[in-house]
Small-subunit ribosomal RNA, central domain from a Nitrospiraceae bacterium, 346 nucleotides, folded computationally.
Taxonomically the source falls in Nitrospiraceae (Bacteria, Pseudomonadati, Nitrospiria, Nitrospirales).

Context: one part of a larger RNA
RNA sequence: CUGGGCGUAAAGAGCACGUAGGCGGUUGGGUAAGCCUCUUGGGAAAGCUCCCGGCUUAACCGGGAAAGGUCGAGGGGAACUGCUCAGCUAGAGGACGGGAGAGGAGCGCGGAAUUCCCGGUGUAGCGGUGAAAUGCGUAGAUAUCGGGAAGAAGGCCGGUGGCGAAGGCGGCGCUCUGGAACGUACCUGACGCUGAGGUGCGAAAGCGUGGGGAGCAAACAGGAUUAGAUACCCUGGUAGUCCACGCCCUAAACGAUGGGCACUAAGUGUCGGCGGGUUACCGCCGGUGCCGCAGCUAACGCAGUAAGUGCCCCGCCUGGGGAGUACGGCCGCAAGGUUGAAACUC
Numbered sequence: 001c002u003g004g005g006c007g008u009a010a011a012g013a014g015c016a017c018g019u020a021g022g023c024g025g026u027u028g029g030g031u032a033a034g035c036c037u038c039u040u041g042g043g044a045a046a047g048c049u050c051c052c053g054g055c056u057u058a059a060c061c062g063g064g065a066a067a068g069g070u071c072g073a074g075g076g077g078a079a080c081u082g083c084u085c086a087g088c089u090a091g092a093g094g095a096c097g098g099g100a101g102a103g104g105a106g107c108g109c110g111g112a113a114u115u116c117c118c119g120g121u122g123u124a125g126c127g128g129u130g131a132a133a134u135g136c137g138u139a140g141a142u143a144u145c146g147g148g149a150a151g152a153a154g155g156c157c158g159g160u161g162g163c164g165a166a167g168g169c170g171g172c173g174c175u176c177u178g179g180a181a182c183g184u185a186c187c188u189g190a191c192g193c194u195g196a197g198g199u200g201c202g203a204a205a206g207c208g209u210g211g212g213g214a215g216c217a218a219a220c221a222g223g224a225u226u227a228g229a230u231a232c233c234c235u236g237g238u239a240g241u242c243c244a245c246g247c248c249c250u251a252a253a254c255g256a257u258g259g260g261c262a263c264u265a266a267g268u269g270u271c272g273g274c275g276g277g278u279u280a281c282c283g284c285c286g287g288u289g290c291c292g293c294a295g296c297u298a299a300c301g302c303a304g305u306a307a308g309u310g311c312c313c314c315g316c317c318u319g320g321g322g323a324g325u326a327c328g329g330c331c332g333c334a335a336g337g338u339u340g341a342a343a344c345u346c
Base pairs, nucleotide, nucleotide: 003318004317005316006315007300008299012314014201015200016199017198021194022193023192025088026087027086028085029084030083031082033081034080035077036076037075038074039073040072041071049065050064051063052062053061054060091191092188093187094186095184096183097182103177104176105175106174107173108172109171114150115149116148117147118146119145120144121143125136126135162169163168206247207246208245209244210243211242215241216240220236221235222234223233258313259312260311261310262309263308267290268289269288270287271286272285273284274283275282276281295302296301319346320345321344328339329338330337331336
């Protein structure tokens, strides 16, 4: 000496559940596989190292010693790991209690607004822009009042707020249902952590079948702008956006930061629960922010929600381009997804 890394340089899988495997709290007994030690067998020759010697020297050669392994057998040891037996309660789970929440699914209800239809009033414009025009309007529009229909989205509250594993979730009520926090310390007694494969979930767009279609709006048409304008602006407008069921499986799926446990100055806000209290406030637990010490970092910055200090497990990186391409496999109705090179070149 026996790699170094992954917030922004290449690199954390989009997220979860979980199989194998890896790792594993505390006390005592047993065992002796790992481990330590002793003895012994064996570890061909050549080579390496050391000593001695032979060619005038060296290379080269000869002799000797030592070294040399996840090796075999036997004896001993028992701290640690393993195995086994018996316990424990600090990890984990359960029970009970009162609360919080846009967590998920289904059914129903209500209001504002937009558009359309009918009727009334009313008359020459409306609309739109930088300015215009296309467009709409004397077959009566725009404006305004009354009535009706339909679909979609949920104003204020609303937050630097809450919930969820992630994607994500926001009007109101009911039904079904998941999770978390707090409090009690009643029960189980290590039942735990991670997780190759695997399985499930997974925004938007897209696809299939059937509905629905108000507004918005890829494509498309027209009007402008311009040298041109396959754009930006304007008038229209179809897929789509919505619902049911079935696919697709991607993303700047981001905290660009995998999960778990433990430890490591302070200060300040906020959400949920609990305790104390002389109602000013103080304290504990969990979440979510800001700030900041040590430490870390190439710097920026991170800093009890770590990017600090450690341990366990998984995923991933190894110069740029070629290329997330080709070929092949698997998946998909397709679009495509996933796995994923090389020549060549700098």